This is a predicted structure of a 109-nucleotide RNA (SAM riboswitch aptamer (S box leader)) from a Clostridiales bacterium.
Rfam family: SAM riboswitch aptamer (S box leader). Gene Ontology term of the family: regulation of gene expression.
The prediction has a mean pLDDT of 83.
Taxonomically the source falls in Eubacteriales (Bacteria, Bacillati, Bacillota, Clostridia).
[in-house]
RNA sequence: ACCGCAGCGGGUGGAGGGACCGAGCCCAACGAAGCCCCGGCAACCGGUGUCGAAAGUGACGCACGGUGCCACUUCUCGGCAGGCGCUGCAUACGCCUGAAAGAUGAGGG
Repeated sequence: ACCGCAGCGGGUGGAGGGACCGAGCCCAACGAAGCCCCGGCAACCGGUGUCGAAAGUGACGCACGGUGCCACUUCUCGGCAGGCGCUGCAUACGCCUGAAAGAUGAGGG
C1' cells in the first nucleotide's frame, strides 16, 4: 500500500458465495457459506530493540501477544459530483478525479 502481500492445504458441513441495490462476470456436488486444525502474509494495537542527553503525536526494525487477512483491484461498471474527449448544443459512449457506501485496526458505548 484496502491497485502491495499470503495454501487450488486437511477435517467437518451440505448449497450457496463474491458487503448493500442494479447490470455483468467469476467461483461452487471435481463440494459453496460457516466452524475446527495446520501452514502462511502483513505490521493496526500491546510488548520489545536501535537512533536521540532526554522527551514523543518521531523514524527504522523484531514478529512474543491481541486482532485482521491468504480467488479474481473492495471481481468489473453504475448508485453523488466534477473534469476531459466526441459535438453547434445535448444525449449516449470513452477516459480521469474526488466523494458516498463497505472492510480492518484502535478507541468508545